[in-house]
Context: one part of a larger RNA
RNA sequence: UACAACGUAAAGCGUCUGUAGGUGGCUUUUCAAGUCCGACAUCAAAUCCUAGGGCUCAACCCUGGACAGGCGGUGGAAACUACCAAGCUAGAGUACGGUAGGGGUAGAAGGAAUUUCUGGUGGAAUGGUGAAAUGCGUUGAGAUUUGAAAGAACACCAAUAACGAAAGCACUCUGUUGGGUUGACACUGACACUGAGAGAUGAAAGCUAGGGAAGAAAAUGGGAUUAGAUACCCCAUUAGUCCUAGCCGUAAACAAUGGAUACUAACUGUUGUGCGUAUCGACCUGUGCAGUGAUGUAGCUAACGCGUUAAGUGUCCUGCCUAGGGAGUACAUUCGCAAGAAUGAAAUUC
Numbered sequence: 001u002a003c004a005a006c007g008u009a010a011a012g013c014g015u016c017u018g019u020a021g022g023u024g025g026c027u028u029u030u031c032a033a034g035u036c037c038g039a040c041a042u043c044a045a046a047u048c049c050u051a052g053g054g055c056u057c058a059a060c061c062c063u064g065g066a067c068a069g070g071c072g073g074u075g076g077a078a079a080c081u082a083c084c085a086a087g088c089u090a091g092a093g094u095a096c097g098g099u100a101g102g103g104g105u106a107g108a109a110g111g112a113a114u115u116u117c118u119g120g121u122g123g124a125a126u127g128g129u130g131a132a133a134u135g136c137g138u139u140g141a142g143a144u145u146u147g148a149a150a151g152a153a154c155a156c157c158a159a160u161a162a163c164g165a166a167a168g169c170a171c172u173c174u175g176u177u178g179g180g181u182u183g184a185c186a187c188u189g190a191c192a193c194u195g196a197g198a199g200a201u202g203a204a205a206g207c208u209a210g211g212g213a214a215g216a217a218a219a220u221g222g223g224a225u226u227a228g229a230u231a232c233c234c235c236a237u238u239a240g241u242c243c244u245a246g247c248c249g250u251a252a253a254c255a256a257u258g259g260a261u262a263c264u265a266a267c268u269g270u271u272g273u274g275c276g277u278a279u280c281g282a283c284c285u286g287u288g289c290a291g292u293g294a295u296g297u298a299g300c301u302a303a304c305g306c307g308u309u310a311a312g313u314g315u316c317c318u319g320c321c322u323a324g325g326g327a328g329u330a331c332a333u334u335c336g337c338a339a340g341a342a343u344g345a346a347a348u349u350c
């Protein structure tokens, strides 16, 4: 570079915003850069192809001819792409009226439980396990009860449900704030899609500084088990888990499925919101748009399966893969306080 791929065989960046670039709706005009057509000039000879000829044939040699393609100027065509100019509203957006939501952020308040402390009652065990023991308890435990404190998480509702770009998000209330969706159709008039670099965000663990520390708990100590037991079980307990301000930038960051757009059987749930019908009202019944599930036709697939939320049929952009190990290693660079992260080989082996 080409071909073929990327749910599970190698392969979709964790997610989003967006620069360059690539691609881009409908109608009319200009122009002739791309595009297409004609003739001309040129691309040495040999070679290749082809029609003949010469060595007895052949290889080989000789003579003639031609296609395709490139480049250059030239004469035309104007459908398509680009350009010029003007317009349109189906894409996109703005304004207006509704609406659902654990979307974000800041603050306030709440009850149950747990542990600890305090007082009362009470008097020998308790706790734990397969069985035990370590542990705890007459300096009064466990149990029960009065009062107090602390930290973390929010039972039921709860769903196959909702929201968010993803990570994620749930007791209640308040302030503030982002996005979605729907309705009518007012406005702008292609303003769009994707997106190398770049930027933002990014669970848990980990790191720095300062707080906090109830529960549970890496490491660690002890008790068991066992041939051993650096484990599974039990008793303790530290970092961390929580908050504030920074860093890290990774996960089976998964739907193992990049984004946008158009088209392509049905049937059945559910969430939001319109319309119609009906009613005192609630149900019921039909239907549109936007999500989210189950089954399934055609088609696709190696199969499993996917199947209007495609892994179907097309188009545009982007990332990425090329046998297994060596290896996500070495070297080097960038980033990081560090841990490490990102980029990322080769020899050799099979």
Stems, first nucleotide, its partner, number of pairs: 006319001007304002012318001014201004021194003025088004033081002035077004040072001042070002049065006091191001092188003096183004103177006110154001114150004119145003126135001163168001206247006215241001220236004258317006266295001268293008299306002324349001332343004